A computed fold for a 131-nucleotide RNA from Thermocatellispora tengchongensis, annotated as FMN riboswitch aptamer (RFN element). The sequence was found by an Rfam model in a public genome assembly. Rfam family: FMN riboswitch aptamer (RFN element). Gene Ontology term of the family: FMN binding. The coordinates come from a structure-prediction model, not an experiment, and the mean pLDDT is 81.
RNA sequence: AAGCGUGCUCCGGGGUCGGUGAAAUUCCGAGCCGGCGGUGAAAGUCCGCGACCCGUCCGCAGCCAGCGGCCGGUUGACCCGGUGGAACUCCGGGACCGACGGUGAGAGUCCGGAUGGGAGGCAGCACGCGA
Numbered sequence: 001a002a003g004c005g006u007g008c009u010c011c012g013g014g015g016u017c018g019g020u021g022a023a024a025u026u027c028c029g030a031g032c033c034g035g036c037g038g039u040g041a042a043a044g045u046c047c048g049c050g051a052c053c054c055g056u057c058c059g060c061a062g063c064c065a066g067c068g069g070c071c072g073g074u075u076g077a078c079c080c081g082g083u084g085g086a087a088c089u090c091c092g093g094g095a096c097c098g099a100c101g102g103u104g105a106g107a108g109u110c111c112g113g114a115u116g117g118g119a120g121g122c123a124g125c126a127c128g129c130g131a
Base pairs, nucleotide, nucleotide: 003129004128005127006126007125008124009123010121011120016030017029018028019027032108033098034097035049036048037047038046044096045095053073054072055071057069058068059067060066078094079093080092081091082090100112101111102110
């Protein structure tokens, strides 16, 4: 030095135009967006993970409410053609999907929980180990 360990930090995109209406960035038409790992070759739709939501138990709290933790559960959507050794991942075409609460009217995109949580990272820093 490579590598390994520990701690801390960092890391999510998208409502634009028109229509209706008393009222809609929520409805209608068109357009816009796509976390992380994997894969015979690049994935919102494959296989998994995270997030959201639900529950037992535990902790804080006199009780409740609430917040946090472990574990468990739930959890959306794709086909056809082409190229190729190999693609449900590329190219062409046509589709589809998107938590909860709020709202003058129903939300992937607005507001809120969230200055939160979090997978994963040959992203950064510090310390230690390390020939």